Small-subunit ribosomal RNA from an uncultured prokaryote, 1514 nucleotides, folded computationally.
RNA sequence: AGAGUUUGAUCAUGGCUCAGAACGAACGCUGGCGGCGUGCUUAAGACAUGCAAGUCGAACGGUAAGGCCCCCUUUGCUCCUUAAUUUAGUGGCGCACGGGUGAGUAAUGCGUGGAUAACCUACCCUGGUAUCCUGGAUAACAUCUCGAAAGGGGUGCUAAUACGGGAUAAGCCCACGGGGUCUUCGGACCUUUGUGGGAAAAGGUGGGGACCUUCGGGCCUACCGUCAUCGGAUGAGUCCGCGGCCCAUUAGCUAGUUGGUGGGGUAAUGGCCUACCAAGGCAACGAUGGAUAGCUGGUCUGAGAGGAUGAUCAGCCACACUGGAACUGAGACACGGUCCAGACUCCUACGGGAGGCAGCAGUGGGGAAUUUUGCGCAAUGGGCGAAAGCCUGACGCAGCAAUGCCGCGUGAGUGAUGAAGGUUUUAGGAUCGUAAAGCUCUGUCAGUGGGGAAGAAACUAUUGUCCGAUAAUAUGUAAGGGAGCUGACGGUACCCACAAAGGAAGCACCGGCUAACUCCGUGCCAGCAGCCGCGGUAAUACGGAGGGUGCAAGCGUUGUUCGGAAUUAUUGGGCGUAAAGAGCAUGUAGGCGGUUUGUUAAGUCUGAUGUGAAAGCCCGGGGCUCAACCCCGGAAGUGCAUUGGAUACUGGAUAACUUGAGUAUGGGAGCGGAAAGUGGAAUUCCGAGUGUAGAGGUGAAAUUCGUAGAUAUUCGGAGGAACACCAGUGGCGAAGGCGGCUUUCUGGCCCAAUACUGACGCUGAGGCGCGAAAGCGUGGGGAGCAAACAGGAUUAGAUACCCUGGUAGUCCACGCCGUAAACGAUGUCUACUAGCCGUUGGGGGACUUGAUCCCUUAGUGGCGCAGCUAACGCACUAAGUAGACCGCCUGGGGAGUACGGUCGCAAGAUUAAAACUCAAAUGAAUUGACGGGGGCCCGCACAAGCGGUGGAGCAUGUGGUUUAAUUCGAUGCAACGCGAAGAACCUUACCAGGUCUUGACAUCCUGCGAACUUUCUAGAGAUAGAUUGGUGCCUUCGGGAACGCAGUGACAGGUGCUGCAUGGCUGUCGUCAGCUCGUGUCGUGAGAUGUUGGGUUAAGUCCCGUAACGAGCGCAACCCUUGUCCUUAGUUGCCAGCGCGUAAUGGCGGGAACUCUAAGGAGACUGCCGGUGACAAACCGGAGGAAGGUGGGGACGACGUCAAGUCAUCAUGGCCCUUACGACCUGGGCUACACACGUGCUACAAUGGCCGGUACAGAGGGCUGCAAACCCGCGAGGGGGAGCUAAUCCCACAAAACCGGUCGUAGUCCGGAUUGGAGUCUGCAACUCGACUCCAUGAAGUCGGAAUCGCUAGUAAUCGUGAAUCAGAAUGUCACGGUGAAUACGUUCCCGGGCCUUGUACACACCGCCCGUCACAUCAUGGGAGUGGGCUGCAAAAGAAGUGGCUAGUCUAACCUUCGGGGGGACGGUCACCACUUUGUGGUUCAUGACUGGGAUGAAGUCGUAACAAGGUA
Repeated sequence: AGAGUUUGAUCAUGGCUCAGAACGAACGCUGGCGGCGUGCUUAAGACAUGCAAGUCGAACGGUAAGGCCCCCUUUGCUCCUUAAUUUAGUGGCGCACGGGUGAGUAAUGCGUGGAUAACCUACCCUGGUAUCCUGGAUAACAUCUCGAAAGGGGUGCUAAUACGGGAUAAGCCCACGGGGUCUUCGGACCUUUGUGGGAAAAGGUGGGGACCUUCGGGCCUACCGUCAUCGGAUGAGUCCGCGGCCCAUUAGCUAGUUGGUGGGGUAAUGGCCUACCAAGGCAACGAUGGAUAGCUGGUCUGAGAGGAUGAUCAGCCACACUGGAACUGAGACACGGUCCAGACUCCUACGGGAGGCAGCAGUGGGGAAUUUUGCGCAAUGGGCGAAAGCCUGACGCAGCAAUGCCGCGUGAGUGAUGAAGGUUUUAGGAUCGUAAAGCUCUGUCAGUGGGGAAGAAACUAUUGUCCGAUAAUAUGUAAGGGAGCUGACGGUACCCACAAAGGAAGCACCGGCUAACUCCGUGCCAGCAGCCGCGGUAAUACGGAGGGUGCAAGCGUUGUUCGGAAUUAUUGGGCGUAAAGAGCAUGUAGGCGGUUUGUUAAGUCUGAUGUGAAAGCCCGGGGCUCAACCCCGGAAGUGCAUUGGAUACUGGAUAACUUGAGUAUGGGAGCGGAAAGUGGAAUUCCGAGUGUAGAGGUGAAAUUCGUAGAUAUUCGGAGGAACACCAGUGGCGAAGGCGGCUUUCUGGCCCAAUACUGACGCUGAGGCGCGAAAGCGUGGGGAGCAAACAGGAUUAGAUACCCUGGUAGUCCACGCCGUAAACGAUGUCUACUAGCCGUUGGGGGACUUGAUCCCUUAGUGGCGCAGCUAACGCACUAAGUAGACCGCCUGGGGAGUACGGUCGCAAGAUUAAAACUCAAAUGAAUUGACGGGGGCCCGCACAAGCGGUGGAGCAUGUGGUUUAAUUCGAUGCAACGCGAAGAACCUUACCAGGUCUUGACAUCCUGCGAACUUUCUAGAGAUAGAUUGGUGCCUUCGGGAACGCAGUGACAGGUGCUGCAUGGCUGUCGUCAGCUCGUGUCGUGAGAUGUUGGGUUAAGUCCCGUAACGAGCGCAACCCUUGUCCUUAGUUGCCAGCGCGUAAUGGCGGGAACUCUAAGGAGACUGCCGGUGACAAACCGGAGGAAGGUGGGGACGACGUCAAGUCAUCAUGGCCCUUACGACCUGGGCUACACACGUGCUACAAUGGCCGGUACAGAGGGCUGCAAACCCGCGAGGGGGAGCUAAUCCCACAAAACCGGUCGUAGUCCGGAUUGGAGUCUGCAACUCGACUCCAUGAAGUCGGAAUCGCUAGUAAUCGUGAAUCAGAAUGUCACGGUGAAUACGUUCCCGGGCCUUGUACACACCGCCCGUCACAUCAUGGGAGUGGGCUGCAAAAGAAGUGGCUAGUCUAACCUUCGGGGGGACGGUCACCACUUUGUGGUUCAUGACUGGGAUGAAGUCGUAACAAGGUA
């Protein structure tokens, strides 16, 4: 510090996710040791049991037991005394601390800084003072009594540091008066005088020389205690400023409310309370209400600013079963106190009682989850005490838990036969791996045995010394020295010795992000997953294994927080199109604000002081062996307050200025607004005339109108609405918007020149006004147009598009509505920043006075630089550079929806969520593809023609069906006479049966045998058995090579699967003209350019132009063939001329001319001429030429597409079978047959059939062969065997054609299927299942529906010939020649293709994408008659305990008394306040609810096709 994820790719926007750190955590797997921390986050739910607050006998009266001493007497009881104890009670102090928890609390709280001149403070400290006189009770106790108990009641006795009264008063308090200082004017402080009020323990203990004594003591003294008071310290109380959470779908709240006066109350201010008076107080800078929450130091994170959090530790607050209340006290409205009410639990004799773990342990419950009913007061601290001491679940320790942080260990060195074993493999190896074993060492931790009374420990007490008080050797204080005692932890830390590598490693991950890869299993299953996404038979993503990576006594997962996230943006974002400028103006609060002088010092800057607790963080030291941890010091704490200074800027108050703004004067343009009037054209309607059969409407029609006279046409009239031309990216207005003409009223704007005011300005939350169309209300009006509606069409349907009608409405007046793609998708204002060209209004200047030119200003347009922008684009009319203010945005959907509020007559508008769901949604641009977009062009693409297919019969292939099997593959074009250039057996892969198991085939090893061969038997055969002949070749003499048989195991074998694992080959687009690259340039980039443009071509062919210049694969050419000529050569081919010969024939001699053969050349290049064209390329025409514009044909197929085809040609990965999915044999099947399709053949006839006669090819094949002549057969064929390894011989007669004859339009002399019979040939074998021949038979069929195919010249059509395969078996395939046409105007349309351009929501690319209803399932949510809870307002009722007021009743120790009583007190009564509780009526919130609304998500459901292309009606 970033990364992944939207796309085919790109840039941007934008969300989601990850890597980091942290935790009081939990869960899973695993677990050696130690140190230091931490440990109910949930039920402030309920609690058994034990403990957590007592202490003082030196305050008091007693009690009890034991001890010691003494006495008496006796060995036992009683009494007395003393010392140290014990406990109930009176009394004192403490119990308000310590400990727990976070329910409540949004301010009576907290933090920070102030104030208290408005206050208190027990114990403690300092100073000085005082401690006098006196009285009456009461508990304990005794006794009686009630009650189950808890607990009381009566009578009697007694003490005090308990209680009461009085005296005294330097301080203190109150009142009065005077003076001084300060002052916030309230008062405070100092000083002085007089009056009134106020206390005590005379107490306790120790000691004691004198004196006194009732012998107890007094008295003295020391200490303790006590009283009043000043001061200190500490701790509280109260007040003020500032700061700290969410909701405005909470906007108004408030009657003790705000203030004053008097009074009360408090320690103290104050409406804190009360009476009266006034009517205030708070709030958009967020009152009130609601929700949530203890606050802070800090903690976590972060670069920081911030964000989140408030466990442990520390400060503050609040609470103690729930609610209320006071008492006591220095302090409480009191966790382990009291009273009352309530809920709950327990005891009960049913009458009554008891209780409060949010103390420490612990229990059950809740929960994902949090420990021992431990030890000790040894230390630290606290309470009491004079002290010893007692108490202390505070605390110190231990226990449990890997819960966290830190440290240590699980060994170290050496060791290559790179062991065994595992995994993998291309079978060689590689890897685990120096890892192990082995050898040599070490001994931390754990273990065993010792040591260790170490350290933590000193205080206190006792003894002695010194000092001071004292009469004092008592006692007390301080310092030092000596001695002794005290340890929960704990026999612990630590140390020593011993033995032995011995006891001690796991977890997660390994597709990318993200470090780390292979094998096996599985087969969209099981599963994984943080995001993207893996898994459908070769999964680095699932599960296992080997290996690796990371961390390590832990490792992962889950949850939460911050970070990354500049994704709420102060630092540090945006708003034309991505989310986002309010429809527009006006204007309040607020924010901001021109120039100048001086002033002030609020902001601002700077210094000082105080504070910012400790701990923590940071820095520097130190202590535990290190570290964690702990200790010491420093820094920091960005803050707040006080105070001194500075004055540039901002602010305040003041004085001026004119440039911002405005006013006045004179001109100007305008569909600016309102009202009244008025005009013509047109539509429609009405009346009249003319006139006759149609009109109207459409793609085409029909509905409709018309013989009752329409349409058309002429004249007249009525009525409403809108204003042609002018008219213009022209004008005006804030926007909406505004258009005939005239008048009246009226707003704004512009220009020119001067004068005046003197910042009067800009923006603008709320507010207020205007605001298209549609719609609403009332009343008019209504010609045309026209939702709804009706009819006609279209259509599968057509609730639409089209047509005919037609009502609201459109118009007017008044009143609502308040929204629009209200758009420049661009808020308003100000300033600045190159130009050029138009146009509107005004002004100025020039001259040549014009339809001129120049300057300037206010608008309004087009281009364009810098700059900006993701790009598109914007660009003085900014989206540039800056400033001011407002509005708005924060992923998509849900949703501009629900609920609530406001507005509205309604429709609805406005404000405006959440649950849930997805990993995207979006913008701009790019390349393709596509379009019922456009342009240009091509092709037997259409058209023009010729001939077919589709109908028939047959052949053949396919589908389907059948079958034991009908083997398999090919399946739109681009499968279907295809693989198959040829299934009777074989082929053959299929089926049935019979057989074999190292195998039919290959290699290696061993043994035997040459190999090989004859014959016989069984069998369907494979095979099995028997049998004959034969002994070969090389040799170093051991043996070897080839072959056969047998055996063993490695292995063979598979037409088994996967063409979606592959190679190779092939098809197709397409012989279409395209497809790319290097460098350069442009662009952020994908990409573009080149390759586009103008011409031209069959062609990206060529030329020109050109930020491109070149190049490659394609095109063309080079190759083959054919067409002309030449040269060479001349047999098997040829024969003109010469000769021989024949019935005839190159048959022969010969010839080399010709044809031909087969080698080599020539030729054609737009080369020449004319025209067109741009002086080009090229095109058109012509000449010459055998051939003319690639001459014809062939081979040749760019980058790529279709997961196209083929694992059955072959090869091959993986998987599968191995006495079988391999191999052999016999027979069968691939040839089946209701049917459907493709491709063909033959026909339907006279351009023909048949008969007879007569011509003319080319290219091939032939030794397992072609086979002649001749003979036989009607024929297929048979016999025969010449010739030929082929320009020689043979196949081999070409046929159509031509000549002649016949048939005469018919199911025929057409057609030949089918069937019967007889044969031939091939072959082991023609039954299933061959071809051919002859005789006989003679089916359908009379030119073929919708539809569809081929072909542009030697082509179509037609005619025959040959070959491959092959024993035989073509109507197929491939090739060959013969005869030999018609037509093409043209590119509108169909199909396919190319280039450019355009749109796109497509990219699996239109066979795309995608919308809505309905049906089903699930989920969350709204409404809903209501129902049930919580909280709360108002109005009432009610009234325990308590406090206060009043009090005629009852009772009553101290004090006073005149002895009657009084004072004081208690109880009772009553009033006020008030908790629980109750009623009524509201508000709010949660849950639930028959039914219902929409929403989201789901597999391939149903119906249509709304959107994306002109998406077929933009």